[in-house]
RNA sequence: AAAAAAGUUGUCUAGGGUUCCGCUGAUGGGAUGCGUGUAGUCAUUCUAACAGGGCUGGACCGAGAGACGGCGUAUGGCGCUUCGCCAUAUAACACGGAAGGAUAAAAGCCUGGGAGAA
Numbered sequence: 001a002a003a004a005a006a007g008u009u010g011u012c013u014a015g016g017g018u019u020c021c022g023c024u025g026a027u028g029g030g031a032u033g034c035g036u037g038u039a040g041u042c043a044u045u046c047u048a049a050c051a052g053g054g055c056u057g058g059a060c061c062g063a064g065a066g067a068c069g070g071c072g073u074a075u076g077g078c079g080c081u082u083c084g085c086c087a088u089a090u091a092a093c094a095c096g097g098a099a100g101g102a103u104a105a106a107a108g109c110c111u112g113g114g115a116g117a118a
Stems, first nucleotide, its partner, number of pairs: 007071006015061002020058002022055001023052003027048007072090008093113001095116001099111003
């Protein structure tokens, strides 16, 4: 100084937040019950908008350096050879900001096996 299939994709996980559901809280309204002179307060329940992820969850996002699988690729073999099948391999290494971006939002997501370090 340079190269690499160090490919691509699915399902998950670590991790992540809060649109939606659920949950919790306080407020307003309704119903029922208790009570009754009405009122008031209390209990249960329904509901509206609000707040909460220092709410277990459903659902959601989710890894280059996490798991497993498909495809692809490489090598070898085979067949009915303009295609197809089978086997094996797909390893080792991989510290990493700040900042910015998406989405409701955040993140081991994306920029990014980037800058930089070794």